Predicted 3D model of a 108-nucleotide RNA (Glycine riboswitch aptamer) from a Chloroflexota bacterium. The sequence was found by an Rfam model in a public genome assembly. The coordinates come from a structure-prediction model, not an experiment, and the mean pLDDT is 82. The model forms 90% of the base pairs in the Rfam consensus.
RNA sequence: AACGGCGACAGGGGAGAGCUCCCUGAACGAUGGGACACCGAAGGGGCAAGGCUGGCGCGGGCGUCGCGCCGGUUGAAACUCUCAGGUAAAAAGGACCCUGCUGCCGCA
Numbered sequence: 001a002a003c004g005g006c007g008a009c010a011g012g013g014g015a016g017a018g019c020u021c022c023c024u025g026a027a028c029g030a031u032g033g034g035a036c037a038c039c040g041a042a043g044g045g046g047c048a049a050g051g052c053u054g055g056c057g058c059g060g061g062c063g064u065c066g067c068g069c070c071g072g073u074u075g076a077a078a079c080u081c082u083c084a085g086g087u088a089a090a091a092a093g094g095a096c097c098c099u100g101c102u103g104c105c106g107c108a
Base pairs, nucleotide, nucleotide: 003106004105005104006103007102009100010099011098012097013096018036020035021034022033023032037087038086039085043083044081045080046079050074051073052072053071054070055069056068057067058066059065
């Protein structure tokens, strides 16, 4: 260098759910506050198998190893929670995907 991993920036695509009610507001939809009902794809939280490990028991005894039970720890998501965020169109946001470009790390 190629290649691989992670990230930044730019462009494109990008779902779901109340045009709910009350107050404020110039106003029917902005903002802010309250009430009830919803969504999951910013962010955030949770855990399965498995791994590691402690105790007890068993495999005649010791060692090694294995198995069982009870704990600890680690452990993923588009699953789940609904804290946050969001719920007409528009705007904004949006996981994820594609393209371009670029930084770091590995290769060394």